[in-house]
Molecule: c-di-GMP-I-GGC riboswitch aptamer
Organism: Rubrobacter sp.
RNA sequence: AGACGAAAAGGCAAACCCGUCGCGAGGCGGGGACGCAAAGCAAAGGACCUCUUCAAAGAGGCAGCCUGGCUACCGAAU
Repeated sequence: AGACGAAAAGGCAAACCCGUCGCGAGGCGGGGACGCAAAGCAAAGGACCUCUUCAAAGAGGCAGCCUGGCUACCGAAU
């Protein structure tokens, strides 16, 4: 230094509720914790979801579904 993931400090925050934006999926803010060692960042591939459409397809969403990419705190065991 890399793999890796014991401990401690610190961090994030599912469902649900309130407000707000959006046709919607869903986003943002507050409350709240099921969980998380990248649950930090980014829609590249796939999955899933929404809207339009007879359909093909198009426009979107989701990073807390998987793969891959970039960056990062701590340091037991190996």